Fluoride riboswitch aptamer (crcB RNA motif) from a Myxococcales bacterium, 70 nucleotides, folded computationally. The sequence was found by an Rfam model in a public genome assembly.

[in-house]
RNA sequence: ACUACUGAAGGCGGUGGAGUCCGCCGACAAGCGCCACGAUCCUGCCGCGGCCGAUGACUCCUACGGGGCU
Numbered sequence: 001a002c003u004a005c006u007g008a009a010g011g012c013g014g015u016g017g018a019g020u021c022c023g024c025c026g027a028c029a030a031g032c033g034c035c036a037c038g039a040u041c042c043u044g045c046c047g048c049g050g051c052c053g054a055u056g057a058c059u060c061c062u063a064c065g066g067g068g069c070u
Stems, first nucleotide, its partner, number of pairs: 010025004016061006033051003037047002
């Protein structure tokens, strides 16, 4: 790039993959982390700065970080 088939046994739960379980949502949805400051009547959004974590939970793998040994 082309062709064919399929496209709700689905999608999501702050960073990758898988299994099991739990929860949420129904495509107009669930979901898209936290703290402080600024702004705002207030909250959120937004702006700026800082922080934790590859899990929703458990386990394994991968990536990254630290230490030890060869």
The prediction has a mean pLDDT of 76.